c-di-GMP-I-GGC riboswitch aptamer from Syntrophomonas sp., 85 nucleotides, folded computationally. The organism belongs to Syntrophomonas, within Bacteria. Its mean pLDDT, the model's own confidence on a scale to 100, is 86.
RNA sequence: CUUGAUAAAGGCAAACCCGUCGAAAGGCGGGGACGCAAAACCACGGGUCUAAGACCACCAGGUUAUGACAGCCGGGUCGCCGGGA
Numbered sequence: 001c002u003u004g005a006u007a008a009a010g011g012c013a014a015a016c017c018c019g020u021c022g023a024a025a026g027g028c029g030g031g032g033a034c035g036c037a038a039a040a041c042c043a044c045g046g047g048u049c050u051a052a053g054a055c056c057a058c059c060a061g062g063u064u065a066u067g068a069c070a071g072c073c074g075g076g077u078c079g080c081c082g083g084g085a
Stems, first nucleotide, its partner, number of pairs: 001084004011036002016031006034071001040077003044074003047069003053064004
């Protein structure tokens, strides 16, 4: 530099449940494992979710991120083990 099997050492943990924070999306902790070779980190580009506040409204509702998702895709940073060069 490249690659990822059924190996070794190990790691992470979806849904769901409980607690907690939050307006919500969702976060965090515990249980739990569907999966993951970056399922480690960064909202930079695209995308998705939410809509407290603000704005609009024919009062049904709608628009909007400054909120969120890294386990949606791309990009960036760092990195364990094995194979190959």